[in-house]
Molecule: transfer RNA
Organism: Limisphaerales bacterium
RNA sequence: GCCAAUGUAGCUCAGUGGUAGAGCAACGGUUUCGUAAACCGUCGGUCAGGAGUUCGAAUCUCCUCAUUGGCUCCA
Repeated sequence: GCCAAUGUAGCUCAGUGGUAGAGCAACGGUUUCGUAAACCGUCGGUCAGGAGUUCGAAUCUCCUCAUUGGCUCCA
C1' cells in the first nucleotide's frame, strides 16, 4: 500500500427494512440472626461518526474513524 471481518446496555452477544432484546453485572424487594445463594421486580443504548436510498434504516449504499486478521514490497 491492498483486501476482508468486526463496531448494538458497564461486560459477552442476538436482532439482516416495520416502535432495540437476552444473559451476566448494578439497584430494590422476599427470605435469613446476618452474609451468600435462590426467587420476584426495576434501571440501563444518539445501534462507532457523517451523508444518501426508502412511507419507514441497527439492517441497504457511499465516505470517515477504530480494532482484528490476511496478502504484498509489485505498479